[in-house]
Context: one part of a larger RNA
């Protein structure tokens, strides 16, 4: 000057307290340590590594491990020679490849060019090593309210001052004061959602009133709904109070929304020699018949245990049958994929229709709800874990090692010890849907919408963090 202090004042944050709900126990899914191992590829490591890089590991991918094999090379420039290679077939192998058949070049300014083979070095190649040489990205402190600058002034100087005090804000936010005036990066605002309204504009969307249907189905209409543009609105703008006549605070009317309306995006100077050399780039150093390529098989999935993160549960506010209702946000051309028939089901036929407010996933499906009926407290009509077996389904292939159905099987599990995480309102907690990636495979992951609490006196304590001393 900064940082620290089991010094002190202030003051904030689901940081504590108040409460609901997990987590730590059990199955199982998944990550990560260890162990094993021919190999179990690599990386991440208190917060802020562990459902993380992976938005998908059967081959591929794939870096790793074994065995076969190549060496100007799978891929790029450059030189020379050759005119055919590719492609298909057939033979040998796990393939990679090898050998044989077979076909026999395209463009041109006729100089060449193009493929493609052979050969010579120059090289190429390396997810090899260094994130403590580096660029680019990123994560955390933190969405904390800070962090500077000029030009004065004060000091011998390092540096102060502004920015400190008084009030107040979510905020270095504003406002008085004042050796300081003023400015930059930040805060807020401008942007996107979402909440009312009003106009314009009605098709694929919508239907009040008139016709019509089984059905907005057809005619009609564009009032509604609802879309997509545009406007409007909210600013402490008005009343009262408190205040230092400021700034603001309460409290009130208006109003669809009240004092930042809610929710994103948005991340200052700077800190961890923080992550990354495997996303790419890149200095050096390294390997060059190999640390480089190519296949085929195998591993990335192993199993005594230990840990995070999840799913599903122990049940009656429940579990089955049965009936019945009511979203939204998305996806769809090498796709969705209706109806209709089969199948108990996974699915299988069929193939209308759609480049989509049109049709279809998905409406002739939401699920909790809401009516009935049953079970009656039990390891059971809870639970579904493990196994048999029958079969669907993607795909050259589901032995390692895919999902999913059917019968049979029916394990632990009766609310989890110390400890410990989320969450302040449409949130928690519940219920289901769609998408990304993808041939197939979601209990992750990113979004959607139904149903909807409960508590917060307060700031002494734990934790972080901000100013002042």
């Nucleotide at each position: 000057u900064g940082a620290c202090g089991g010094g002190g004042g202030c003051c904030c944050g689901c940081a504590c307290a108040a409460g609901c709900g997990g987590u730590g126990g059990a199955g199982c899914a998944u990550g990560u340590g260890g162990u094993u191992u021919a190999a179990u590829u690599c990386g991440a490591a208190g917060c802020a590594a562990c459902g993380c890089g992976a938005a998908g590991a059967a081959c591929c991918u794939u870096a790793c491990c074994a065995g076969g094999u190549c060496u100007u090379g799978a891929c790029a420039u450059c030189c020379u020679c050759u005119g055919a290679u590719c492609g298909c077939c057939u033979u040998g192998g796990a393939g990679a490849c090898a050998a044989g058949g077979u076909u026999u070049c395209c463009c041109u300014u006729u100089u060449g060019g193009g493929c493609a083979g052979a050969g010579a070095g120059a090289c190429a190649g390396g997810u090899g090593g260094u994130g403590c040489a580096u660029g680019g990205u990123u994560g955390u402190c933190g969405u904390c309210a800070g962090c500077u600058c000029g030009u004065g002034u004060c000091g011998u100087g390092a540096g102060a001052u502004g920015u400190u005090g008084g009030g107040u804000u979510a905020a270095g936010u504003c406002c008085c004061g004042u050796a300081a005036c003023g400015a930059g990066c930040g805060c807020a605002a401008c942007c996107c959602u979402u909440g009312a309204a009003u106009g314009u504009c009605g098709u694929u969307g919508c239907c009040a009133g008139c016709a019509u249907u089984a059905a907005g189905u057809u005619g009609g209409g564009c009032a509604c709904u609802c879309g997509a543009c545009a406007u409007u609105g909210a600013c402490u703008g008005c009343c009262g109070g408190u205040g230092a006549c400021a700034a603001a605070c309460c409290g009130g009317a208006g109003g669809a929304a009240g004092g930042c309306g809610g929710g994103g995006a948005u991340g200052a100077c700077g800190u961890c020699a923080a992550a990354u050399c495997a996303u790419c780039a890149u200095g050096c150093c390294c390997c060059u018949u190999a640390u480089g390529g190519c296949c085929u098989g195998g591993g990335c999935g192993a199993c005594a245990c230990a840990c995070g993160u999840g799913c599903u549960a122990c049940a009656a506010u429940g579990g089955a049958c049965g009936g019945u209702a009511c979203a939204a946000c998305g996806g769809g051309c090498a796709g969705c994929g209706a109806a209709g028939c089969c199948g108990c089901g996974a699915g299988g036929u069929g193939g209308a229709g759609c480049c989509a407010a049109u049709c279809c996933c998905c409406g002739g499906a939401a699920a909790a709800g809401c009516c009935g009926u049953u079970c009656u407290c039990a390891g059971u009509u809870c639970g579904g874990a493990u196994u048999g077996u029958a079969g669907g389904c993607u795909g050259c292939a589901a032995c390692c090692c895919g999902c999913c159905u059917g019968c049979a099987u029916g394990a632990a599990g009766c609310u989890g010890g110390a400890a410990u995480c989320g969450c302040u309102a449409g949130u928690a907690a519940u219920c289901g849907c769609g998408g990304a990636u993808c041939a197939g495979c979601a209990u992750g992951c990113c979004g959607c919408g139904g149903u909807g609490a409960a508590u917060a006196c307060g700031u002494u304590c734990c934790c972080g963090g901000g100013c002042c001393u």
Small-subunit ribosomal RNA, 3' major domain from an uncultured bacterium, 469 nucleotides, folded computationally. Its Rfam family is "Bacterial small subunit ribosomal RNA".